[in-house]
């Protein structure tokens, strides 16, 4: 330099055009003599950045940034 992969909650990931979700973690409650586990509830996302197509974009297209892999 070229080609490809990945980027979504604190962490690990799902979702591939039509309301952004799960597990773990965190906070509160319940239970317990107390802690853990269990149960109930809650907070936390400009979906890496910008632009385009579309009635509608996390999803499709283009550029850029970062990570990893392959080729040279």
């Nucleotide at each position: 330099g070229c080609a490809g992969u990945a980027g979504u909650a604190g962490c690990u990931c799902a979702g591939u055009a039509c309301u952004a979700g799960a597990g773990c973690g965190c906070c509160g409650g319940u239970c317990u003599u107390g802690u853990a586990a269990g149960c109930c509830g809650g907070a936390a996302g400009u979906c890496g950045g910008g632009g385009g197509c579309u009635a509608a974009a996390u999803u499709c297209c283009c550029c850029c940034c970062u990570u990893c892999u392959g080729c040279u």